[in-house]
Record summary: A computed fold for a 76-nucleotide RNA from Desulfitibacter sp. BRH_c19, annotated as transfer RNA. Rfam family: tRNA. RNAcentral holds the sequence, with entries from ENA. Taxonomically the source falls in Desulfitibacter (Bacteria, Bacillati, Bacillota, Desulfitibacteraceae).
RNA sequence: AGGGGUGUAGCUCAAUUGGUAGAGUAGUGGACUCCAAAUCCAUUGGUUGCGUGUUCAAGUCGCGUCACCCCUGCCA
Numbered sequence: 001a002g003g004g005g006u007g008u009a010g011c012u013c014a015a016u017u018g019g020u021a022g023a024g025u026a027g028u029g030g031a032c033u034c035c036a037a038a039u040c041c042a043u044u045g046g047u048u049g050c051g052u053g054u055u056c057a058a059g060u061c062g063c064g065u066c067a068c069c070c071c072u073g074c075c076a
Stems, first nucleotide, its partner, number of pairs: 001072007010025004019056001027043005049065005
């Protein structure tokens, strides 16, 4: 330098042909218990890495860019 992959809640990951973002875990509150753990119930939490474009509508498609990983190549 070229090619490919990943980036979504604090963490691990979903999201169907583009249809308006959810689960587990964690946190908070409650029930239970002499107290706690475990278990159960409720609940908070998101500029979908960033920018821009297309579209009635973008996590999803196009372009640019950043970080990390893998492959190929060049120089020393």